[in-house]
Context: one part of a larger RNA
RNA sequence: CGUUGGAGAUUUGAGAGGGCCUAUCUUUAGUACGAGAGGACCGAGAUGGACGUACCACUGGUGUACCAGUUGUUAUGCCAAUAGCAUUGCUGGGUAGCUAAGUACGGAAGAGAUAACCGCUGAAAGCAUCUAAGCGGGAAGCUUGCCUCAAGAUUAGAUCUCCCUAUGAGGGCCGUGAGAGACCAUCACGUUGAUAGGCUAGGUGUGUAAGCAUGGUAACGUGUUCAGCUAACUAGUACUAAUAGCCCCACAGG
Numbered sequence: 001c002g003u004u005g006g007a008g009a010u011u012u013g014a015g016a017g018g019g020c021c022u023a024u025c026u027u028u029a030g031u032a033c034g035a036g037a038g039g040a041c042c043g044a045g046a047u048g049g050a051c052g053u054a055c056c057a058c059u060g061g062u063g064u065a066c067c068a069g070u071u072g073u074u075a076u077g078c079c080a081a082u083a084g085c086a087u088u089g090c091u092g093g094g095u096a097g098c099u100a101a102g103u104a105c106g107g108a109a110g111a112g113a114u115a116a117c118c119g120c121u122g123a124a125a126g127c128a129u130c131u132a133a134g135c136g137g138g139a140a141g142c143u144u145g146c147c148u149c150a151a152g153a154u155u156a157g158a159u160c161u162c163c164c165u166a167u168g169a170g171g172g173c174c175g176u177g178a179g180a181g182a183c184c185a186u187c188a189c190g191u192u193g194a195u196a197g198g199c200u201a202g203g204u205g206u207g208u209a210a211g212c213a214u215g216g217u218a219a220c221g222u223g224u225u226c227a228g229c230u231a232a233c234u235a236g237u238a239c240u241a242a243u244a245g246c247c248c249c250a251c252a253g254g
Stems, first nucleotide, its partner, number of pairs: 001152001005163007015149004021049007033038001051106005059100004066093005071086006110144003117137004164253001170248004174190005195241003198237005205229002211224005
């Protein structure tokens, strides 16, 4: 831009894509078969491998915005306490998120038409013959079935609801943002407000802060104290910022 008024929601599915794997064990059954050795079809069940999709409750990884320990050095006048730098200085843990090695699920069944092949009936050719007329069976393959996208499918589909002549439906700009994200877009919210930040409470993590007291010559220990601090998590709360406003669109639809 189109889809022939403008919106919101729900859909049909032409068409396109994905998937399609496989092993072992148990049972049927040491049965059928076979002199024996050996040893099934068909059917039922269990457990796996690789691959794929989704997810983060569990197990872990990461986690340079969290906590702690610690070395050297510089600085805050000194002690103490801290901060900077040294690969995040090094080390031990770790929230959210993202993840696999973690968790869950999948390949199917069924239907149709078939290939090789196996048949029925059956002439040409008094016989025979699956084929010439006709009728069946038959594969991980084909068409479906399962999953995803899908009306720009210009053949532009369908259904429901709402709105519209100046009191303008609806949309956009702008702002706060994240279940979104390169930008754009999408989605949530904009005071009739929990959208983000802050604050409060909780959770989680770290592991008993500083200061003071006390024991020890001291390093250090103990008590206050399972403290103190705590990112992206959860809830509440208008304290801060989403103010005010501006723009586009209308022949009730050839």
Background:
This is a predicted structure of a 254-nucleotide part of an RNA (large-subunit ribosomal RNA, domain VI) from a metagenome. Model confidence (mean pLDDT): 86 of 100. It matches the Rfam family "Bacterial large subunit ribosomal RNA".